[in-house]
RNA sequence: AAGGCGGGCCGGGCAAUCGCUGGCGCGAAAACGCGAGAGGAAAGUCCGGACUUCACAGGGCAGGGCGCUGGCUAACGGCCAGGUGGCGAAAGCCAACGGAAAGUGGAACAGAAAGACACCGCCGAUGGCUUGCAUGGAAACAUGCAGGAUCAGGUAAGGGUGAAAUAGUGCGGUAAGAGCGCACUGCACGCGUGGCGACACGCGUUGCCGCUAAACCCCGCCCGAAGCAACCUCAAAUAGGCAGGCGUUGAAUCGGCCCGAUGAGCCUGCGGGUAGAGGGCUGGAGCCGUGGAGCAAUCCACGGCCUAGAGGAAUGAUUGCCGCUGGCCGCAAGGCUGGGCACAGAAUCCGGCUUAUAGGCUCGCCUUGCAC
Numbered sequence: 001a002a003g004g005c006g007g008g009c010c011g012g013g014c015a016a017u018c019g020c021u022g023g024c025g026c027g028a029a030a031a032c033g034c035g036a037g038a039g040g041a042a043a044g045u046c047c048g049g050a051c052u053u054c055a056c057a058g059g060g061c062a063g064g065g066c067g068c069u070g071g072c073u074a075a076c077g078g079c080c081a082g083g084u085g086g087c088g089a090a091a092g093c094c095a096a097c098g099g100a101a102a103g104u105g106g107a108a109c110a111g112a113a114a115g116a117c118a119c120c121g122c123c124g125a126u127g128g129c130u131u132g133c134a135u136g137g138a139a140a141c142a143u144g145c146a147g148g149a150u151c152a153g154g155u156a157a158g159g160g161u162g163a164a165a166u167a168g169u170g171c172g173g174u175a176a177g178a179g180c181g182c183a184c185u186g187c188a189c190g191c192g193u194g195g196c197g198a199c200a201c202g203c204g205u206u207g208c209c210g211c212u213a214a215a216c217c218c219c220g221c222c223c224g225a226a227g228c229a230a231c232c233u234c235a236a237a238u239a240g241g242c243a244g245g246c247g248u249u250g251a252a253u254c255g256g257c258c259c260g261a262u263g264a265g266c267c268u269g270c271g272g273g274u275a276g277a278g279g280g281c282u283g284g285a286g287c288c289g290u291g292g293a294g295c296a297a298u299c300c301a302c303g304g305c306c307u308a309g310a311g312g313a314a315u316g317a318u319u320g321c322c323g324c325u326g327g328c329c330g331c332a333a334g335g336c337u338g339g340g341c342a343c344a345g346a347a348u349c350c351g352g353c354u355u356a357u358a359g360g361c362u363c364g365c366c367u368u369g370c371a372c
Stems, first nucleotide, its partner, number of pairs: 001368010012322007020037002023034003039343001043354002046352005051227004063223005068082005083097001084095004098218002103216002105212002119159002121155003126152003129148008167185006186208002188205007231279004241270006252262003286305008323341002325338005
């Protein structure tokens, strides 16, 4: 220098003016003043927790989730460190990564067969068939030797099919073959050593019937339900409820009273509860700095800070300068211009994961080339 790998961070800046939503001050209020006001993902709502209400003696079934090991954590399906397997030349990246000698099921197409399988090929030792020869026999036939590949049969070494064909290579062996035997390798099992462990290494063996569990299933562990429109408090009107009192010897209405008319309610209190109002509501598993423990995730100690809180839902608009960028002009210096400036918009809060993201800054590492 080029190419690559893995982290961290920023993600337009400054100022003025006019608005909007909270807070504080002054005030009866309004007005005024001061100060604050979106994110790394506020998103998807996919996990986990806090909180709240309901349910709940204990145990089990059903259902759901998770699944190598150790650690971290409030918890997790998250994170850190490691193991194993795969990919890469490397830095590094990826993995639902328990069980197929409990049972059931599945394997499209192709292929003979996806479980007990023979299509081609090989053999045909053995038992038949058959040809020739020899011997015996009068003959039928018997025995022996050499063939034929004709039947039964044997064979998973080779061909072919497939994602996958019963462990691989070599030698022996055989009629031909085959873990049938042997050597090495792979797997499984047992023992030993190291490691907390996953596991690694070494030795041995009577073992070698495959694949699939993000198929049912089995094993181990975890899980009560709903969610801030949760939930709690205050509390009109109307209707209804309960209690007490009054009321056919007349409640109530007919504008206040009397008469008269109609004729059964009226008053008070309490409780539930709607509108409405308030709380929940933002000081927290908080943020920043320093030191310490730890490989790390993380934890501990000390110091400092307060940093949105709406409720149909504020967080906006305009102007100027600067930065970046697109277009045009120009040989160039430069000039002009844009309604160009990623993804996106809090809603109870927090820890994660995933997804979106123009452009830029920065750290560490790998490989190759060059120079010294």
RNAcentral holds the sequence, with entries from ENA.
Predicted 3D model of a 372-nucleotide RNA (Bacterial RNase P class A) from a Burkholderiaceae bacterium.
NCBI's taxonomy places the organism under Bacteria, Pseudomonadota, Betaproteobacteria, Burkholderiales, Burkholderiaceae.
It matches the Rfam family "Bacterial RNase P class A". Gene Ontology terms of the family: dimeric ribonuclease P complex, ribonuclease P activity and tRNA processing.
It is recorded under the gene name rnpB.